RNA sequence: UAUCGGGAGACAAUGCUAGAUGCACGGCCGAAGGAGCAACUGCCUCGGAAACUCUCAGGCAAAAGGACCGUUA
Numbered sequence: 001u002a003u004c005g006g007g008a009g010a011c012a013a014u015g016c017u018a019g020a021u022g023c024a025c026g027g028c029c030g031a032a033g034g035a036g037c038a039a040c041u042g043c044c045u046c047g048g049a050a051a052c053u054c055u056c057a058g059g060c061a062a063a064a065g066g067a068c069c070g071u072u073a
Stems, first nucleotide, its partner, number of pairs: 001073002004070003011026001014024003027060003033056001034054003040047001
């Protein structure tokens, strides 16, 4: 890196539309991605981790996705 398996959280909100979609309007989630910081440094600056923090993005029935873990190569 690839295959297979496991894999959480949060409104199937409400309104318009016949319905879906779409739009509007708030509420929420953190484990794609992204961003921020401690110790360290010891003049300053820079650097500086995450499963912590923030939610830009993403997500809130199912599906898909999914950090991480395991198997095989």